[in-house]
Molecule: SAM riboswitch aptamer (S box leader)
Organism: Raineya orbicola
RNA sequence: CACUUAUCCAGAAAGCCGGAGACACGGGGUCUAUGAAGGCUUGGCAACCCUUCCUUAUUUUUGGAAACGGUGCCAACUCCCGCCCAAAGCAAUCUGCUUAUGGGAAAGAUAAGUG
Numbered sequence: 001c002a003c004u005u006a007u008c009c010a011g012a013a014a015g016c017c018g019g020a021g022a023c024a025c026g027g028g029g030u031c032u033a034u035g036a037a038g039g040c041u042u043g044g045c046a047a048c049c050c051u052u053c054c055u056u057a058u059u060u061u062u063g064g065a066a067a068c069g070g071u072g073c074c075a076a077c078u079c080c081c082g083c084c085c086a087a088a089g090c091a092a093u094c095u096g097c098u099u100a101u102g103g104g105a106a107a108g109a110u111a112a113g114u115g
Stems, first nucleotide, its partner, number of pairs: 001115008013042005021031003025082004043074003048070002051066004078107001083104004087099005
């Protein structure tokens, strides 16, 4: 980097260095000198993998607990929208516009595995 599978309305921040951006991309909106990105320290959340225990199944399955270790995460639903379908409203005869309305897809993120 590519592919496969699973998850994404829950949860969890202080200090120091730094000094203007950040929220993937486009639009919107938001955060930010009451200090952005990035780095470090400490703490925490969660339970994908590992491990241990209980349960269930009986050949490695189901559900649960713990949290030493490997990752991840700690503004806003993946911040919302983007493509399709539907709903509501407005304008108008062919459909157009609007909506932080619903569902699905795509994209993205993370984990585990394969190449």